[in-house]
RNA sequence: GAGUCGGCCGGGCGGCCGCGGCACACUCUGCCUUCGGGUGGGAGGUGUCGAGGAAAGUCCGGACUCCGUAGAGCGACGGUGGUGGCCAACAGCCACCCACGGCGACGUGCGGGACAGUGCCACAGAAAUCAAACCGCCAACGGCCCUUCGGGGAACGGGUAAGGGUGAAACGGUGAGGUAAGAGCUCACCAGCGCUCCGGGUGACCGGGGCGGCUAGGUAAACCCCACCGGGAGCAAGACCAAGAGGAUGCCAUUUCGUUCGCGGAAUGGGGUCUGCGCUGACGGGCUGCUCGUCCAAUGUCAGCGGGUAGGUCGCACGAGGCGUUCAGCAAUGGACGUCCCAGAUGGAUGGUCGCCCACGACAGGAUCCGGCUUACAGGCCGGCUCAU
RNA sequence: GGGCGAUUGGCGCAGCGGUAGCGCGCUUCCCUGACACGGAAGAGGUCAUCGGUUCAAUCCCGGUAUCGCCCACCA
Numbered sequence: 001g002a003g004u005c006g007g008c009c010g011g012g013c014g015g016c017c018g019c020g021g022c023a024c025a026c027u028c029u030g031c032c033u034u035c036g037g038g039u040g041g042g043a044g045g046u047g048u049c050g051a052g053g054a055a056a057g058u059c060c061g062g063a064c065u066c067c068g069u070a071g072a073g074c075g076a077c078g079g080u081g082g083u084g085g086c087c088a089a090c091a092g093c094c095a096c097c098c099a100c101g102g103c104g105a106c107g108u109g110c111g112g113g114a115c116a117g118u119g120c121c122a123c124a125g126a127a128a129u130c131a132a133a134c135c136g137c138c139a140a141c142g143g144c145c146c147u148u149c150g151g152g153g154a155a156c157g158g159g160u161a162a163g164g165g166u167g168a169a170a171c172g173g174u175g176a177g178g179u180a181a182g183a184g185c186u187c188a189c190c191a192g193c194g195c196u197c198c199g200g201g202u203g204a205c206c207g208g209g210g211c212g213g214c215u216a217g218g219u220a221a222a223c224c225c226c227a228c229c230g231g232g233a234g235c236a237a238g239a240c241c242a243a244g245a246g247g248a249u250g251c252c253a254u255u256u257c258g259u260u261c262g263c264g265g266a267a268u269g270g271g272g273u274c275u276g277c278g279c280u281g282a283c284g285g286g287c288u289g290c291u292c293g294u295c296c297a298a299u300g301u302c303a304g305c306g307g308g309u310a311g312g313u314c315g316c317a318c319g320a321g322g323c324g325u326u327c328a329g330c331a332a333u334g335g336a337c338g339u340c341c342c343a344g345a346u347g348g349a350u351g352g353u354c355g356c357c358c359a360c361g362a363c364a365g366g367a368u369c370c371g372g373c374u375u376a377c378a379g380g381c382c383g384g385c386u387c388a389u
Numbered sequence: 390g391g392g393c394g395a396u397u398g399g400c401g402c403a404g405c406g407g408u409a410g411c412g413c414g415c416u417u418c419c420c421u422g423a424c425a426c427g428g429a430a431g432a433g434g435u436c437a438u439c440g441g442u443u444c445a446a447u448c449c450c451g452g453u454a455u456c457g458c459c460c461a462c463c464a
Stems, first nucleotide, its partner, number of pairs: 001387009011357007019050006027042006052363001056374002059372005064234004071292004077230005082096005097111001098109004112225002117223002119219003134164002136160003141157002144153003172190006191215001193212008238314004246275004251270008277306007284296003307463003321340008358361001390460007399413004407444001415431005437453005
């Protein structure tokens, strides 16, 4: 100087004003009351806490909740895919193996199986998989022509995958022998495959020896086979309270009708109590098929249409939690000890302004929570390693 | 907040490994005095975008972008 990998930060300090949660005391106030009290709301005050590395995409995996049993067998469907380990789990992470790329540090890989079977391989090309003869080469063989009978000629039958040409891909490579010409036809070496033995490794796999036939195309992010995994829905899950349309049933008032003048019926309106609505359709349902088993169920379940309410509390913030030290481990990670409590909104809170400083500020903001992956991102700091000089 | 789907000429849609089509619309010509109808010819596609698998991708597998749909309680 060039490069590669990993970790961290994501404006800071102070003043003033403002916003959301919680706690505290004071103050104002609503409701209930057995008058002792109980319970809620508002304003100001004090204290304290207040977004992220991605809070995002919703791509995976869980926690939690409901449906209610997800029980057994076979099948179907979906997912994962080198080996070993980590983890609550995973398609994640760590280490290693193999292949490819790079001089290298390092990077990338849905990385099981193509001798279990099936399918596909367009166009071009003669032939695209129990391969194939267009050009070329070949007169050894059968047939043909000529002949001085020694032989010569010609690619009709045929032989030939060494050469040309086509293609993404054409059935090992080099050399020698061999042949009519050729060819693993034979041999040597090399590459690769199968079987087998020895050694190393937990294993993927690696190193070496022997034998064999001589050679086997690609595609499984095509069907499929093998191994393993998987019930569905999602916090708008779900629990409780309040309200309401509608319905049932008493009471009161008004109007009207009847009357034996006591009252009775109907309609309308008001208020009380209980319930929580109406209509239509289908019929068993519990993820799908079959067999068995089992549970719930006609005041039921499912689907559709209409009506009403758009309020509160919980779920909901102590968690596979953060930080520090230490031990085990190459590491991911785990154990032990200490310490800390760190948003919880529901039209939805983090802002504004002033001063100083710097590297002059990017992407972007919680909404049930957690572990990952992916994507976006101004700028900066630190460290390991490689190559060149 | 959660769950799904789609993206192909100007518009509406096919296609689902092998050169991308259909209808309407558009342009030019013919027909007509002129227009419509009709007839003939033609133009117009980064198959939303970025990677991967494959000899080959609109199609198969991932990422991104944009658009659209559904889900409250009484239940």
Predicted 3D model of RNase P RNA and transfer RNA as a complex of 464 nucleotides. The coordinates come from a structure-prediction model, not an experiment, and the mean pLDDT is 79. Rfam match: Bacterial RNase P class A. The family's RNA type in Rfam is ribozyme.